[in-house]
RNA sequence: UAGGCAAGCCGACUGGUCGCUUUGCCGUAAGGUAGAGAGGAAAGUCCGGGCAGCGUAGGGCAACACACUUCCUAACGGGAAGGCAUUGUCAACUUAGUUGAUAAUGACGGAAAGUGCCACAGAAAAUAACCGCCCCGUUUUUACGGGGUAAGGGUGAAAACGUGCGGUAAGAGCGCACGGAAAUACCUGGCAACAGGUGUUUCGGGUAAACCCUGUGUGCUGAAAGACCAAAUAAACCCCGAAUGCCUGUCGGCCCGGCAGCGUGUUCUUCGGAACCGUCGGGGAGGGUAGGUUGCUUGAGGUGCCGGGUGACCGGUAUCCCAGAUAAAUGGCCAGAUAAAACAGAACCCGGCUUACGGGCUUGCCUUUUUU
Numbered sequence: 001u002a003g004g005c006a007a008g009c010c011g012a013c014u015g016g017u018c019g020c021u022u023u024g025c026c027g028u029a030a031g032g033u034a035g036a037g038a039g040g041a042a043a044g045u046c047c048g049g050g051c052a053g054c055g056u057a058g059g060g061c062a063a064c065a066c067a068c069u070u071c072c073u074a075a076c077g078g079g080a081a082g083g084c085a086u087u088g089u090c091a092a093c094u095u096a097g098u099u100g101a102u103a104a105u106g107a108c109g110g111a112a113a114g115u116g117c118c119a120c121a122g123a124a125a126a127u128a129a130c131c132g133c134c135c136c137g138u139u140u141u142u143a144c145g146g147g148g149u150a151a152g153g154g155u156g157a158a159a160a161c162g163u164g165c166g167g168u169a170a171g172a173g174c175g176c177a178c179g180g181a182a183a184u185a186c187c188u189g190g191c192a193a194c195a196g197g198u199g200u201u202u203c204g205g206g207u208a209a210a211c212c213c214u215g216u217g218u219g220c221u222g223a224a225a226g227a228c229c230a231a232a233u234a235a236a237c238c239c240c241g242a243a244u245g246c247c248u249g250u251c252g253g254c255c256c257g258g259c260a261g262c263g264u265g266u267u268c269u270u271c272g273g274a275a276c277c278g279u280c281g282g283g284g285a286g287g288g289u290a291g292g293u294u295g296c297u298u299g300a301g302g303u304g305c306c307g308g309g310u311g312a313c314c315g316g317u318a319u320c321c322c323a324g325a326u327a328a329a330u331g332g333c334c335a336g337a338u339a340a341a342a343c344a345g346a347a348c349c350c351g352g353c354u355u356a357c358g359g360g361c362u363u364g365c366c367u368u369u370u371u372u
Stems, first nucleotide, its partner, number of pairs: 002367009013336006020037007039343001043354002046352005051222004058256004063218005068082005083108001084106010109213002114211002116207003130153002132149007161179006180203010226294004237284006245262001247261005263277001265276004301320008
């Protein structure tokens, strides 16, 4: 200097003219006038709520979700800051490691409650012995048999914690010294997670996005929710079942339990019951309406300034109103400016997450050119 990768931020303006939707005012009306009019994701419908309606004695189990610490928030599986771990880069040093900085990632509670799994290779993946080493016996030699061993070698991602000295037939935490890891007691710093230090105990690891354990939590529906007005019709007809029971319905799934309900009907009877009517539940065939108003946009709202906080955010003050369509409105032309291309169009509202896009900027890394 150029290119690539990852993460994050932004993602559109001004004027004129014609056209579209809507709000306020004027007007009998036609219309006039003033103002406003799609996104960072409006997408997905994955979370959390606001709002509206319905439901709700309780207990146990199951199912599902979350999980380092502190703080923010209406709340969240979200955000901020920090801790620890891993990886990359840079710098320094006591150089193959340590410390610090920086960027990315973390589905970050528990392996000392239990069960499972770790292919292949290897003797063996935790009840270890292939080569090797040591002792004894046999044998002319070569070799063979028995016992001991886990220091050396091999296999492997990982092999009974590491190094050194002693000891031993040869070895081994067998003993000692210094280290490592885990658990734990105390001290110091920190709100805390944790960090450092001193001591004690123990000595194969990994894996919970394996089963599991611990802790915290969890009603349903969704603006086509709901509310009101107008109009019309047939709460009529047919069939089946049920009725004090291990019954029916209901309390998110199951169990226990609670609550509510189940004809003092008529007639006949061979006294077993039958029929009619009524109640409840299920089904069939039919009839009427599908029109209007509201919900519907003033909000956990935006912006400026001040204060607090590392920050996410919080408080105070001032100011602004910024889409409400209902088969669905924002477009065309001209001029300027620009990195302005792409993905893409509100439908009750808001805060997040995820996905799509590659034009500009920021941070980190990789490669490359040139110069010193």

Predicted 3D model of a 372-nucleotide RNA (Bacterial RNase P class A) from a Flavobacteriales bacterium.
It matches the Rfam family "Bacterial RNase P class A". Its family is annotated with ribonuclease P activity, tRNA processing and dimeric ribonuclease P complex in the Gene Ontology.
It is recorded under the gene name rnpB.
The prediction has a mean pLDDT of 77.
The model forms 94% of the base pairs in the Rfam consensus.